[in-house]
Molecule: RNase P RNA; transfer RNA
Organism: candidate division WOR-3 bacterium
RNA sequence: AGGGGCAUCCGGGCGACCGCGGGAGGCGAGAUGCCUCCUGAGGAAAGUCCGAGCUCCAGAGGGCAGGGCGCUGGGUAACACCCAGGGGCGUCAGGGGAGACCCUGGCGCUACGGAUAGGGCCACAGAAACGAGACCGCCGAUGGCCCGAAGGCUACGACGCCUUCGGGAUCAGGCAAGGGUGAAACGGUGGGGUAAGAGCCCACCAGGCGGGAUGGUGACAUCCCGUGCUGGUAACCCCCGCCCGGAGCAAGGCCAAACAUGGAGGGAAGGAGCCGACAGGCUCCGGGGUGUGGCCCGCACCCCUCGACCUCCGGGUAGGCCGCUUGAGCGGUGUGGGUAACCCACCGCCCAGAUAAAUGGUCGCCACCUGCCUCAGGCAGGGACAGAACUCGGCUUACAGGGUGCUCCUCCGU
RNA sequence: GGCGGCGUAGCCAAGUGGCUAAGGCGACGGUUUGCAAAACCGUUAUUCCCGGGUUCGAAUCCCGGCGCCGCCU
Numbered sequence: 001a002g003g004g005g006c007a008u009c010c011g012g013g014c015g016a017c018c019g020c021g022g023g024a025g026g027c028g029a030g031a032u033g034c035c036u037c038c039u040g041a042g043g044a045a046a047g048u049c050c051g052a053g054c055u056c057c058a059g060a061g062g063g064c065a066g067g068g069c070g071c072u073g074g075g076u077a078a079c080a081c082c083c084a085g086g087g088g089c090g091u092c093a094g095g096g097g098a099g100a101c102c103c104u105g106g107c108g109c110u111a112c113g114g115a116u117a118g119g120g121c122c123a124c125a126g127a128a129a130c131g132a133g134a135c136c137g138c139c140g141a142u143g144g145c146c147c148g149a150a151g152g153c154u155a156c157g158a159c160g161c162c163u164u165c166g167g168g169a170u171c172a173g174g175c176a177a178g179g180g181u182g183a184a185a186c187g188g189u190g191g192g193g194u195a196a197g198a199g200c201c202c203a204c205c206a207g208g209c210g211g212g213a214u215g216g217u218g219a220c221a222u223c224c225c226g227u228g229c230u231g232g233u234a235a236c237c238c239c240c241g242c243c244c245g246g247a248g249c250a251a252g253g254c255c256a257a258a259c260a261u262g263g264a265g266g267g268a269a270g271g272a273g274c275c276g277a278c279a280g281g282c283u284c285c286g287g288g289g290u291g292u293g294g295c296c297c298g299c300a301c302c303c304c305u306c307g308a309c310c311u312c313c314g315g316g317u318a319g320g321c322c323g324c325u326u327g328a329g330c331g332g333u334g335u336g337g338g339u340a341a342c343c344c345a346c347c348g349c350c351c352a353g354a355u356a357a358a359u360g361g362u363c364g365c366c367a368c369c370u371g372c373c374u375c376a377g378g379c380a381g382g383g384a385c386a387g388a389a390c391u392c393g394g395c396u397u398a399c400a401g402g403g404u405g406c407u408c409c410u411c412c413g414u
Numbered sequence: 415g416g417c418g419g420c421g422u423a424g425c426c427a428a429g430u431g432g433c434u435a436a437g438g439c440g441a442c443g444g445u446u447u448g449c450a451a452a453a454c455c456g457u458u459a460u461u462c463c464c465g466g467g468u469u470c471g472a473a474u475c476c477c478g479g480c481g482c483c484g485c486c487u
Stems, first nucleotide, its partner, number of pairs: 001410010012366007020040008042385001046396002049394005054248004061297004066244005071085005086112001087110010113239002118237002120233003135179002137175003142172003145168009187205006206230002208227008252322004262313005270285006286304006329349006336343002368382006415486007424439003432470001440458006463479005
């Protein structure tokens, strides 16, 4: 100097005139009036993907189903968020080993519990995809076939028979080491062994399982001993661990006003006892219904034909006030704690509450960026994404331009 | 502001991890006819709204974005 990554800040300023929302005070008999002061959109206000506060169901829960999360520790009101660390994968640089592989450091990714509880799936290709398997290929020791030699037997002699040795190409048979197919081929490297081979055997490497030691809060890491145990897939079903009631400010309250306790349909099961002259009343059993997702149990209330409740049609009210902004709030300081996220202490501040929806319009100057020119300057153009609606903590998406810090790589110079 | 649903050919619309991505209407071509209609045969999606991820493999499973429809006084 250039490039990459992470974090953070700004994203216009000043003046004049006119015009708005909220709050406080004053004037005024009073008003929709006048005056003064304070204040008034974001880093995402967005998407509505998470978590809460708050309100209601509610006066009672429990379970199943269902849903969410998934390495460890910490932060937080909480979270699927944030911080730190661990494991795995990839890549760059350096080093070790005969090799399989191993060690150190940097950077990036990671929806990261379990495949030995069980089930499902692995198309096509291929011989074969977890009860595997022979297309090409290797061997052919043993038995068979062919050739040769030696010996023996029968026979007059033999190519007939038997035994042995050597060779050949293969049949039976053996192999899964090599090659091919595929995303993946039933661990890998080196050696022995074998007819040729194979964890068949040995040493080592990677992983799994069992046991032990050390370090660490822990996930894990390192080392030792034993073991021949060695497909993948769970963002497929599932198992394990932890968590979860449901709706949502258009929630939910108060006041005023108005209308039609309107119309239609559905709808349960009764029994026993007591009092009473009757009418009727009370109690128990049983049945039905309602209660903020579904099902079951339970609880409370209501009803059992003078009928709870459910469904549909229709009527009234679209008014005012509250909720509504003081908050898990913001700013500053700390030779306070902590690796950090963050926490603590002290001081200071009040920073929108609208309800058809407010913060705007005009002019001038300055500042920023780009291009050009006659370059202390001038001219022209440009200024992104985008507006609260109960409030916060996050995630995700959109964003012209400018600034700062940390860290890594490359090049040049000292 | 909040709560739900949908997106596959020109139109309608099945498809729920592997097949040629069903079917119907329409359009085009052919057969037939004097010419048409009807009928028969054939053709019509390398982007399954867009991007990324899981998997050997995605219309389908998961995450994010875009567009459309409905409900809540």